[in-house]
């Protein structure tokens, strides 16, 4: 000194690409298609130049402030920085003569020639300036499209245009000055909300609807807010500048930051990964390259978050193993599943090989280009070399081993999938219906199953289904939905027929519709998922050519539509004036006397001061009876006594005339009952409010009596009504038949008039069609065009705010939050109805007797108790289960026992069974003697039946629980006359029909008719009994005749005639005669006849209904108990009692009571029985004892009746309860707790409120017998036969029930259903004195940075100039304009808010009882 690295710095290009975010923006922001007045660095063509000077500044040194960011001050120095001359092919300005602006060098080679050298000169590359042109890029315009809100209708002052200047790369009010007064908007301006826009995504058959994550394209933004600087571009995401908010430094003066870059933190959140490798591809940037940088990219990690692909294993394997789990205990089922055998080995782990992805760039060598050149440089062959983050990773080999690897979620229906246990409306499920209150397929558990699978289930969210906004493709009479009507601008829509246009449509060509996605057909990953080439497609938009049919435009022509003249006709059309007569009510007189009026009844009220009635006469208002009609007329409201004026409309005829003028109608205009509102009037009757009288539990109603507004008129507002045809207006079609208004023509009579046709309204049937049905049906709700309205589940609600109108009442407009799973229509079929309309029934009603009052009995309920055992609870529990509770039963309580048990099976052992006696104990029990030794088989040991002790286990027992798990068996409607069902019709169905109608019956019984035609089940009949005959028979029964006998008796004989038993059999069927009657079914009436229309009576109970009654008759599931909830035993108790309740009995008397006498049944029971007689006792009964298993004998005298006698109206000679004594009887035993006798005692009761029951003929009443149960106990119960009535006029009424019909807002069916207040609870809204905020405008102040405009002084290297100085520049300061602040008055939103109003929702809360039936006042 030279090179390389690092590193500041000065230049250069890049930082405006790349990434990332979606805040704002409804915008020319995007998207499609066009357009003109522009820019453009890098890059690509071409032209032409690149000549010569000058000054300075970082870096650096020095120095100096500052805590720090960082500053300053002297000096020096380089450029492709930087600044002038010269040139100017373009460019640019021009007054067209001129004039004006440029540039930079660098690096390589190198022959001749020059030069002392640097070098000149040439030439190559990179560069550098003009100009033009391209490419791509970008700025600008315009049209078209794409959100919601009108409870946001007016918006606008640079605003709209001009001229002129100015700005810009460009046009342009883009800015400024002057100038007109524009410009937007119902085709939705403004304002509020919300939102990046798009290729596409998702979903759907499409159309559509929701969406804009990745991935592409464009905006937009970078902490907030403003600003310009640099630049080719930026008003710049890792740039400045200023102002705000954080947040960090700070030595208190001062600084600094800006993750919506990749990674990572905090926070929030249901929740989204790693502070990872690499620039190896691929892009980007700088560079002449090498090469550097690139968190863009490539890769890797994380996370089943998605797509796709793959494995957990294959084959064989029945003893159908163990275990689970379930069971009818047989079995089934997990399950060929598992083991067991025999096999493969993917993925994984383990070793070993090992990629594509990489080839340009470079290098050498060839060839061409450039050049003078064999230099460089570029093109291009060939060759060599190097380059891999991923990663030893994809692949591929080898070896082992089935080895390492399945879960979720559901099983009531929807929906594929079912048991068992456990819980007990409690735990819990639950999408939707709904599930769980003791047999849960619905909860939880477990077994199986279904169903998907490295995944499954759940939440959130979008389309679908949903034709449930409907454009395709929805309604609208009554489900939600036709404006109250009617005029009419705008808008829509619009008759024949000509010609032109060509805006709309239809064809072709053409450009465009980025790629990427979707779709076809290749291609590469073993396959897919993926990734790749080609089409097709993007249904859009432009440009242009043609077509002229149809719609539109223009322009002419026509008459059918519309409409105008001419001539009739009906009308309660309107509006104003004028009248009239009847009736209310008044007022005056006149007659005349006590009521009158009212109502279910009755008061208030009106009258003796004379009402009411009646006579005359006045006065006032409002309304118009008869005609009066399914009539008329009006646009709808709505119009009504005659007369008049005024005036709208319709209709009808025959001609004329305009010539599309029509038709609907958003917003607008007009009219709009009744009520009410204002001003004045007027008020005869009626009448909200009031009042008062009733009625009611109240009655602020309903009904009476009064009565004010109001109702009438003028005038001026309200504008709603079930303003209804629940049916907008116009036009065209589409069978008919009737009547009826009006108006015109025919025909035909002499005429009244009659028929016919037409049009115009009105009304009924009715076809096609329509409709959910009902029901429209030429006047549609048929079938089509035009237009206009309105509807989109109930409730909050037509209601809040907010606007508009309005005096006010209010009225239009018109949400939501919350809540429900329904609200709703038409019809069905029940039930019901203070609906009809027909019929039955001791249901009334007419009788007769009772009940309720007393006594005591039996039942219940209560209470009571140690326990009063359980059931039965209107009718249809209550003299019931109980046709028998002293023990027993007995199921309860008390105390004592017993555990394989009191009873059944099956096993073992032993013993016959059985009977006797004794001890203990209240007694089951317990201890001890004792007798006995059976029956079959067997020789015999021995076995077996039975039975009895004794073990052990299986098991028995349970009147425990559930009648709402049930079978059975009974009640009840109800012995009512119903209740179904095949096929056939008829309806979309549900269902109808038949069965319903006319007669008729006791009856769905018959007969007729009938879209019906048959049949079940019921109803009758078949069965028992009774009523009358005949026959068969004839003991125990019977006795008429004949015969004996007895005091007396069918007591002997006999005898079947009678009676009567027992069989068999006849009869009664409306069969017969009249009369109604549809030639009927059938009724009425009569003969016959024992009975007569079902003879009487009795069994027999359709389809159901009450979850009616019994688990205590008995049967059974579950569930519980198992030294007790089972057994046994003793005592108690079921019977206990202040009042209550039900069925009964006796009675309260003379139709009786007592006494004495005498007559006459039936039916039925008996041997553990019935008991005759005789004895004894007042008597209950005892003793004794004949007959009789019963047509034989007992029970067993039948009582009421009659005859006679007594009582003589009373608490009695009624009545007998209750008590005291003394007995009989049963029985082991009558203390609690039995029945009878007798004597004595003698209570209540005098016939019974309200009320309420039975009963139609051998019935009620009455009188007694018998039976069952039973050891005894009956007033109960269940049968028997004596005596024996009254009344039924009927179907209004009450009950029930039938059949048809009606309405219904019921269907657990009226005991249904339901509405509103209050009271509490809990939610949401609204309102409100405020009171907090947000947000976006105005005015006004103040005014950073800045750009731009001014500038006296002051500074200043390049250029003129010799100088002074000049040109030019700068920072100050001045000024517009400006962001944030700041004041102040409004808009507007949103939070909160004491108190306050409604609604909603909640389990049985109060009060009433509005609505539903004629809902009890429609």
């Nucleotide at each position: 000194g030279g090179c390389g690295g690092c590193g500041a710095g000065c230049g250069g290009c890049g930082a405006a690409c790349g990434g990332g975010u979606g805040a704002g923006u409804a915008a020319c922001a995007c998207a499609u298609c066009g357009g003109a007045a522009c820019g453009u660095a890098c890059c690509c063509u071409g032209u032409c130049g690149u000549g010569g000077g000058g000054g300075a500044u970082a870096a650096c040194a020095c120095a100096u402030c500052g805590a720090a960011a960082g500053a300053u001050g002297u000096g020096c120095u380089a450029a492709u920085a930087c600044c002038g001359c010269a040139u100017a092919c373009g460019a640019c300005c021009u007054g067209a003569g001129g004039g004006u602006g440029a540039a930079a060098g660098c690096g390589g080679g190198g022959g001749a020639u020059c030069g002392c050298a640097a070098g000149a000169c040439c030439u190559c590359g990179c560069g550098c300036g003009a100009c033009a042109g391209g490419a791509g890029c970008g700025g600008c315009c315009g049209a078209u499209g794409g959100c919601g809100g009108a409870u946001u209708a007016g918006c606008u002052a640079g605003u709209u245009g001009g001229u002129g200047a100015g700005g810009u790369a460009a046009a342009g009010g883009c800015u400024c000055a002057c100038c007109a007064a524009g410009g937007c908007g119902a085709c939705g301006a403004u304002c509020c909300g919300u939102a990046g826009c798009u290729g596409g995504u998702c979903u759907g058959a499409g159309a559509g609807g929701a969406c804009g994550a990745c991935c592409a394209g464009c905006c937009a933004c970078a902490c907030u807010g403003g600003a310009a600087c640099u630049g080719a571009g930026a008003c710049a995401c890792g740039g400045u500048c200023c102002a705000g908010a954080c947040u960090c430094c700070u030595a208190c003066g001062g600084g600094a930051g800006g993750c919506a870059g990749c990674a990572g933190u905090g926070g929030g959140g249901a929740a989204u990964u790693u502070u990872g490798g690499a620039c190896a591809a691929u892009g980007g940037g700088g560079g002449c390259a090498a090469c550097c940088c690139u968190g863009a990219u490539c890769c890797a990690g994380c996370c089943a978050u998605u797509c796709c692909g793959c494995g957990u294993g294959a084959g064989u394997g029945a003893a159908g193993a163990a275990g689970g789990c379930c069971u009818u205990c047989g079995g089934g089922u997990u399950g060929u599943a598992a083991a067991g055998c025999u096999c493969u080995u993917u993925c994984g782990g383990c070793a070993g090989g090992a990629a594509c992805g990489a080839a340009a760039c470079g290098g050498u060598g060839g060839a061409g280009g450039c050049u003078a050149a064999u230099a460089u440089c570029c093109u291009u062959c060939a060759u060599c070399a190097a380059u891999g983050a991923c990663g030893g990773u994809a692949c591929c080999u080898g070896a082992a081993g089935a080895a390492g690897a399945a879960g979720c979620a559901c099983c009531g229906g929807c929906u594929a999938a079912c048991u068992a246990c456990g819980u007990g409306c409690c735990a819990g499920c639950a999408g939707c219906c709904g599930c769980g209150g003791u047999a849960a397929u619905a909860c939880g558990u477990a077994g199986g199953g279904u169903g998907c699978g490295a995944g499954c289930g759940u939440u959130a969210a979008u389309c679908g289904g949903a034709a449930u906004u409907a454009c395709u493709g929805g309604g609208c009479g009554u489900a939600a939905a036709g404006c109250g009507u009617g005029c009419g601008c705008a808008g829509g829509u619009g008759g024949u027929u000509u010609u032109g246009u060509a805006a709309g449509a239809c064809a072709g060509a053409u450009g465009u519709g980025a790629a990427a996605u979707c779709c076809c057909c290749g291609g590469g990953c073993u396959u897919a998922a993926c990734c790749u080439g080609g089409g097709a497609a993007c249904u859009g938009c432009g440009u242009u050519u043609g077509u002229g049919a149809c719609u539109g435009c223009a322009a002419g022509a026509c008459u059918c539509g519309a409409g105008u003249g001419c001539g009739g006709c009906a009308g309660a059309g309107g509006g104003g004036g004028g009248u009239g007569g009847a009736a209310u009510u008044c007022c005056a007189c006149g007659u005349g006397u006590a009521g009158c009026a009212g109502u279910g009844a009755a008061a208030u009220g009106c009258g003796u001061a004379g009402a009411g009635a009646u006579g005359u006469g006045g006065a006032g208002g409002a309304a118009c009876a008869c005609c009066g009609a399914u009539g008329g007329c009006g646009a709808a409201g709505g119009c009504a006594g005659c007369c008049c004026c005024c005036u709208g409309g319709g209709u009808c005829g025959a001609c004329a005339c305009u010539g599309a003028c029509g038709c609907u109608c958003a917003u607008g205009c007009a009219c709009g009952a009744a009520a009410g509102c204002g001003u004045g009037g007027g008020u005869a009757g009626c009448a909200a409010a009031c009042a008062g009288g009733a009625u009611u539990a109240g009655a602020u109603a309903c009904c009476c009596u009064g009565g004010u507004a109001g109702u009438c008129c003028a005038c001026g507002c309200c504008c709603u009504a079930a303003a209804c045809g629940a049916u907008g207006c116009c036009a065209a079609c589409u069978a008919g038949g009737u009547g009826u208004u009006g108006g015109g023509g025919a025909a035909g009579g002499a005429g009244a008039c009659u028929u016919c046709c037409u049009u115009a309204g009105u009304a009924c049937c009715g076809u096609a069609g329509c409709u959910a049905a009902c029901g429209c049906g030429u006047g549609a709700a048929g079938u089509u065009g035009g237009c206009c309205g309105c509807c989109u589940g109930g409730g909050g609600a037509g209601u809040a705010c907010g606007g508009u109108c309005g005096c006010a009442a209010g009225a239009u407009u018109a949400a939501a939050a919350c809540u429900c799973a329904a609200a709703g229509g038409a019809a069905u079929u029940g039930a019901c109805g203070g609906g009809g309309a027909c019929c039955c029934g001791c249901a009334c009603a007419a009788g007769c007797g009772g009940u309720g009052g007393a006594u005591g009995a039996u039942g219940u309920g209560g209470a009571u108790u140690a326990a009063u055992u359980c059931g039965a609870u209107g009718c249809a529990a209550c003299g019931c289960g109980a046709a028998a509770a002293a023990c027993c039963u007995u199921a309860c309580c008390u105390a004592c026992c017993c555990u394989u048990g009191a009873c059944a099976u099956g096993c073992c052992a032993g013993g016959a069974a059985u009977c006797c006696c004794g001890g203990a104990g209240a007694g089951a029990u317990u201890u001890g003697g004792g007798a006995g030794u059976g029956c079959u088989c067997g020789a015999a040991a021995g076995a077996g039946a039975g039975c009895c002790u004794g073990g052990a286990c299986a098991c028995a027992g349970g009147u425990g629980c559930u009648g709402c798990a049930u079978g059975g068996c009974u009640g009840u409607c109800g012995u009512c006359a119903g209740c179904u069902c095949g096929u056939g019709u008829c309806g979309u169905g549900a269902g109808a029909u038949g069965u319903u109608g006319g007669g008729u019956u006791a009856a769905g019984u018959c007969c007729c008719g009938c879209a019906a035609c048959g049949a079940g089940c019921g109803c009758a009949a078949c069965c028992c009994u009774u009523a009358u005959c005949c026959u068969a028979u004839g003991u125990u029964g019977c006795c008429a005749g004949c015969a004996c006998g007895u005091a007396a008796u069918g007591g002997u004989g006999g005898g079947g005639a009678c009676u009567c038993g027992u069989g068999g059999g006849a009869g009664a069927c409306u069969g017969c005669c009249g009369g109604g009657g549809u030639c009927a079914a059938c009724u009425c009436g009569g003969a016959g006849g024992a009975a007569g229309g079902u003879g009487g009576g009795g069994a027999c109970g359709a389809c159901g209904u009450c979850a009616a009654g019994u688990c205590a008759u008995c049967a059974u599931g579950c569930c519980c108990c198992u030294u007790a909830u089972g057994u046994c035993c003793a005592g108690g108790g079921c019977u206990g009692c202040a009042a209550a309740c039900a069925c009964g009995c006796u009675a309260c008397a003379a139709u009786g009571g007592c006494c004495g006498g005498u007559a006459c049944a039936a039916a039925g029971g008996g041997c553990u029985g019935c008991a005759a007689g005789c004895u004894c006792g007042u008597g209950a009964g005892a003793g004794u004892a004949a007959g009789c298993g019963a047509a034989a004998c007992c029970c067993a005298c039948a009582a009421a009746g009659c005859c006679g006698g007594u009582c003589u109206c009373a608490g009695u000679u009624c009545g007998g309860a209750u008590u005291g004594g003394a007995g009989g009887c049963u029985g082991c035993a009558a203390c609690u707790c039995g029945c009878c006798u007798c004597c004595a005692u003698g209570a209540a009761g005098c016939u019974g409120g309200a009320g309420u029951u039975g009963c139609u003929a051998g019935u009620a009443a009455u009188c007694c017998c018998g039976g069952a149960u039973c050891a005894g106990c009956a007033c109960g119960c269940c049968g028997g036969g004596g005596u024996g009535a009254a009344u039924a006029c009927g179907u209004u009424c009450c009950c029930g029930g039938g059949c048809c019909u009606u309405g219904u807002a019921c269907a657990c069916a009226c005991c249904g259903c339901c509405c509103g207040u209050c009271a509490c609870a809990c939610c949401a809204c609204g309102a409100a004195a405020g009171u907090c905020g947000g947000c976006a405008a105005c005015a006004c102040c103040c005014g950073a940075a800045g750009c731009c405009g001014g500038u006296g002084g002051c500074c200043u290297a390049a250029c003129c100039g010799u100088a002074a100085g000049g040109a030019a520049g700068g920072a100050g300061c001045c000024g517009u304009c400006g962001a944030a602040g700041g004041u102040g008055g409004g808009g507007u939103c949103g939070g909160u808010g004491a108190u306050u109003g409604g609604g909603g929702u909640g389990a049985a809360g109060u009060c009433g009882a509005a609505a539903c039936a004629a809902g009890g006042u429609a």
A computed fold for a 1418-nucleotide RNA from a metagenome, annotated as small-subunit ribosomal RNA. The sequence is in RNAcentral, with records from SILVA.